[in-house]
Context: one part of a larger RNA
Molecule: small-subunit ribosomal RNA, 3' major domain
Organism: uncultured organism
RNA sequence: UGACGGGUCCCCGCACAAGCGGUGGAGCAUGUGGCUUAAUUCGAUGCAACGCGAAGAACCUUACCAGGUCUUGACAUGUAGCGGACCGGGGCAGAGAUACCCCUUCUCUUCGGAGCCGCUUCACAGGUGCUGCAUGGCUGUCGUCAGCUCGUGUCGUGAGAUGUUCGGUUAAGUCCGUCAACGAGCGCAACCCCUGUCCUUAGUUGCCAGCAUUCAGUUGGGGACUCUAAGGAGACAAUCCCGCUUUUGCGGGAGGAAAGGUGGGGAUGAUGUCAAGUCAGUAUGGCCCUUACGGCCUGGGCUGCACACGUGCUACAAUGCCCGGUACAAUAGGUCGCUACUCCGCGAGGAGAUGCUAAUCCAGAAAGCCGGGCCCAGUUCGGAUUGGAGUCUGCAACUCGACUCCAUGAAGUCGGAAUCGCUAGUAAUGGCGCAUCAGCAAUGGCGCCGUGAAUACGUUCCCGGGGAUUGUACA
Numbered sequence: 001u002g003a004c005g006g007g008u009c010c011c012c013g014c015a016c017a018a019g020c021g022g023u024g025g026a027g028c029a030u031g032u033g034g035c036u037u038a039a040u041u042c043g044a045u046g047c048a049a050c051g052c053g054a055a056g057a058a059c060c061u062u063a064c065c066a067g068g069u070c071u072u073g074a075c076a077u078g079u080a081g082c083g084g085a086c087c088g089g090g091g092c093a094g095a096g097a098u099a100c101c102c103c104u105u106c107u108c109u110u111c112g113g114a115g116c117c118g119c120u121u122c123a124c125a126g127g128u129g130c131u132g133c134a135u136g137g138c139u140g141u142c143g144u145c146a147g148c149u150c151g152u153g154u155c156g157u158g159a160g161a162u163g164u165u166c167g168g169u170u171a172a173g174u175c176c177g178u179c180a181a182c183g184a185g186c187g188c189a190a191c192c193c194c195u196g197u198c199c200u201u202a203g204u205u206g207c208c209a210g211c212a213u214u215c216a217g218u219u220g221g222g223g224a225c226u227c228u229a230a231g232g233a234g235a236c237a238a239u240c241c242c243g244c245u246u247u248u249g250c251g252g253g254a255g256g257a258a259a260g261g262u263g264g265g266g267a268u269g270a271u272g273u274c275a276a277g278u279c280a281g282u283a284u285g286g287c288c289c290u291u292a293c294g295g296c297c298u299g300g301g302c303u304g305c306a307c308a309c310g311u312g313c314u315a316c317a318a319u320g321c322c323c324g325g326u327a328c329a330a331u332a333g334g335u336c337g338c339u340a341c342u343c344c345g346c347g348a349g350g351a352g353a354u355g356c357u358a359a360u361c362c363a364g365a366a367a368g369c370c371g372g373g374c375c376c377a378g379u380u381c382g383g384a385u386u387g388g389a390g391u392c393u394g395c396a397a398c399u400c401g402a403c404u405c406c407a408u409g410a411a412g413u414c415g416g417a418a419u420c421g422c423u424a425g426u427a428a429u430g431g432c433g434c435a436u437c438a439g440c441a442a443u444g445g446c447g448c449c450g451u452g453a454a455u456a457c458g459u460u461c462c463c464g465g466g467g468a469u470u471g472u473a474c475a
Base pairs, nucleotide, nucleotide: 001475002474003472004471005470007469008468009467010466011465012464013463015459016458019422020421021420022419023418026314027313028312029311030310031309032308033307034305035304042053043052064300065299066298067297068296069295070294073124077123078122080120081119082118083117084116088103089102090101091100093098106115107114108113126289127288129287130286131285135283137278138277139276140274142272147186148185149184150183151182152181153162154161155160166177167176168175192266193265194264195263197233198232199231200230201229202228203227207222208221211220212219236260239254240253241252242251243250244249316415320374321373322372323371324370325369326368333362334361337356338355341352342351343350344349381412386407387406388405389404390403391402392401428451429450430449431448432447433446434445
């Protein structure tokens, strides 16, 4: 100087407390451990691994296993030699890779050859093989915590100290005062984006107050309003009052008002820590394989199942379930696509057909509200499981897809010890959209809108963090 303390003091955070809803019990989905296996590919492992890499494992993917095969190779550049166009179409053997056969068929040229393709040869290719403890890059984490440093000066023999401490204040090393310090940098804040109010500009595909018109903003018309999207205004403790206060500021109120004390949200992550994670995204040193640890193919596996754990979904019901009627969104996507409408089918879906390269066309929002049924039961709760019949995608749904219909109707009556999230348009709850994608194991992920709470006395305690101080046999 640090680190540590079941030392002290000060401060903060959904850290506790106060509340609301869960997890832990059940069934299922998913990930992991374990076991099994020819293989169940690999990585991730307290917080910070475990719906994680994977925003799509039937083949492919695929890295694993079994079998069948290739050896200048699936791919790149060059050398030497030989031959031929390449491409395209067809046949045959085979599980296919592959092998064989048939048809069609060149361009430029200085006539030397060149282009393109195949075979042979040599350099080489190739490796998801090892090392993340050789690395780059990227990422997680403490932590959006308020810290981390430097120049000059001063003090100290020196390590180093000072500044950065102290008194206030703040979300903040934020600012003020004081001070052997004076300044500065990286962080904080602001500048950026979205959202909340208003104004200007612009009105089509959007809108419709008034005037006509219609089944319908449908048409004429209108730019007021909504909206769209470009620019601007606005909030700064700025103004006034009171209290506390040296100042900075804090508390209460007024005014203003769409918004008031960082308005709400996002992006933004200092010096560093964990030899944290990643050689399997890519790059890359070294090592290793080279008729194989490389390449191609078929089939299987990654989906196995006594069990254990994590994350979720659905429930156990009456603030509910079922049936009928009826209302109101936003984000986003669409031409190998989204599909109106009509008909067929109980339905998944099928047949025809229309609009849309889209503010133009496409998709019944659901909880809600109105009416009816159920009457507390393993039930008109719950839907697992199983049998049968089908639909769709795809070369192909046996291993191993999703969905539909009929039948079946399991566990489950609110969950031990323990444990998680959340402070407001939040929690809880309801549906909708998108990426990946032929299809889909999505209950996951990322977004969108609807309905919409309760509680915070307080900081003694638990956890994490910041500062000061003290002790130390630690560095």